[in-house]
Small-subunit ribosomal RNA, central domain from an uncultured Chloroflexota bacterium, 351 nucleotides, folded computationally.

Context: one part of a larger RNA
C1' cells in the first nucleotide's frame, strides 16, 4: 500500500483566523475537457491463461491462440462532473427593530477582612497540637477601643445559570470595544463548507527589566513525630503570588480524554434570552416556535461501559492523527529560545 480505525483499546492538532488544494444548492440553453459507446493504430522477445507437441514423467523447452495500456487517431452521445452564458432564493451576508451577558481593554470608586504604624483601657500570659515545643509577650504582648497605612481578593446574591474560539470570565460605575440570539422577510444572489504551510490566541510555573508587597508560601531555618523523617503537624521565612513591558509557547487530566461544517431520524421532565397567541387590571400558570444549557430514555449504534436531536445513530465534505511494549515526550541534525527548553523526531539492542 490495500484495508480497519481515533470517549475509555495505539489514535481529534490546546483554540481560532485564513492563502493554495479538495468539495460545492436550484433552473434553463451552450460546449465537449472529464465520462460513456463504435471504428481503427499500437501495446518487440521473454514472461502470464488456454490448447497442441519434446526429453520415460516433471522442472524445462517448442508451436499456436489469448489477456494485458491512466495510450494514440476518428466518428458518435450529452445524463452526471468540469467549463461558457443567463436566471433562481431555501445556503450564505446585508439592512430594519428588539433582548440577555462575570466576552475584551482603559480609567475610577467602595466596603468587609488580614497585617503593620501611632494612641487609649488593662495586666500575665498568648499562640499551637493528637500531645507539645520553637514562637511572641511585663522594653507591657493576647484582648478590647478609636484613628491611620498599605496591598490583595470581591462574602451574600450564585443557579444543573450566564459570556467567550479555546485558554478563561465575578464588588461597584464610566467611556472604548468584538461575538451571540430574536423578530421582519426589506436588499445582495451561491458570494459556501473544510483546510497542508502560515499568522494570531494561548492557565500555572519559569525567564529578562523596572514598580509592588498585606496575605499566602517552594527553598531555607527551627520546634516536634519518628529506628530514621530529607515529609506529612507546628513557629518563621525569601523567590514567586500582584502592576508595566516583552520572553516563554507547554500540560500529562489544554478533558466531553468525542476535529469543524451540513442534512436526517419516536419521545419525556427542567432550565437560560427571545418571538408569537391565549388568559389576566397587570402578572403568574398554558400552548406554539427559535436559539443555547442540562437529566433521563425509543430506535439505532458499541466489546462491554454507555451515547441516544449538544449521537457515539444515519449520511456527506475536508482536515489532522494511529499501526505491538519498551528502548523513547529520547539520541543525532533541522527550526525556535536570554536560559530554561520547546518543535520536528530516528535506530541498534530487547520482550
Nucleotide at each position: 500500500c490495500u484495508g480497519g480505525g481515533c470517549g475509555u483499546a495505539a489514535a481529534g492538532c490546546g483554540c481560532g483566523u485564513g492563502c493554495a488544494g479538495g468539495c460545492g444548492g436550484u433552473c434553463u440553453g451552450g460546449u465537449a475537457a472529464g465520462u460513456u459507446g463504435g471504428a481503427u493504430g499500437u501495446g518487440a522477445a521473454a514472461g502470464c491463461u488456454c490448447c497442441c507437441g519434446g526429453c520415460u514423467c516433471a522442472a524445462c523447452u517448442g508451436g499456436g491462440a489469448g489477456a494485458g495500456g491512466u495510450c494514440g487517431u476518428u466518428c458518435a452521445a450529452a445524463a452526471c462532473u468540469g467549463c461558457c452564458a443567463g436566471a433562481c432564493u431555501a445556503g450564505a451576508g446585508g439592512a430594519c427593530g428588539g433582548u440577555a451577558g462575570a466576552g475584551g481593554g482603559a480609567g475610577g470608586u467602595g466596603g468587609a477582612a488580614u497585617u503593620c504604624c501611632g494612641g487609649g483601657u488593662g495586666u500575665a500570659g498568648u499562640g499551637g497540637u493528637g500531645a507539645a515545643a520553637u514562637g511572641c509577650g511585663u522594653a507591657g504582648a493576647u484582648a478590647u477601643c478609636c484613628g491611620g497605612a498599605g496591598g490583595a481578593a470581591c462574602a451574600c446574591c450564585a443557579g444543573u445559570g450566564g459570556c467567550g474560539a479555546a485558554a478563561g470570565c465575578g464588588g461597584c460605575c464610566u467611556c472604548c470595544u468584538g461575538g451571540a440570539c430574536c423578530g421582519u422577510c426589506c436588499c445582495u444572489g451561491a458570494c459556501g463548507c473544510u483546510c497542508a504551510g502560515a499568522c494570531g490566541c494561548g492557565a500555572a510555573a519559569g525567564c529578562u527589566a523596572g514598580g509592588g508587597g498585606a496575605g499566602c508560601a517552594a527553598a531555607c531555618g527551627g520546634g516536634a513525630u519518628u529506628a530514621g523523617a530529607g515529609a506529612c503537624c507546628c513557629c518563621g521565612g525569601u523567590a514567586g503570588u500582584c502592576c508595566u513591558a516583552g520572553c516563554c509557547g507547554u500540560a500529562a487530566a489544554a478533558c466531553g480524554a468525542u476535529g469543524u461544517g451540513g442534512a436526517c431520524u419516536u419521545g419525556g421532565c427542567g432550565u437560560u434570552g427571545g418571538u408569537g397567541g391565549g388568559u389576566u387590571u397587570a402578572a403568574a400558570u398554558c400552548c406554539a416556535u427559535c436559539a443555547g444549557u442540562g437529566c433521563c430514555g425509543c430506535a439505532g449504534c458499541u466489546a462491554a461501559c454507555g451515547c441516544g436531536a449538544u449521537a457515539a445513530g444515519u449520511c456527506c465534505a475536508c482536515c489532522g492523527c494511529c499501526u505491538g511494549g519498551g528502548g523513547a515526550c529520547u539520541a543525532c541534525g533541522g527550526c525556535c529560545g536570554c536560559a530554561a527548553g520547546g518543535u520536528u523526531a530516528a535506530a541498534a539492542c530487547u520482550c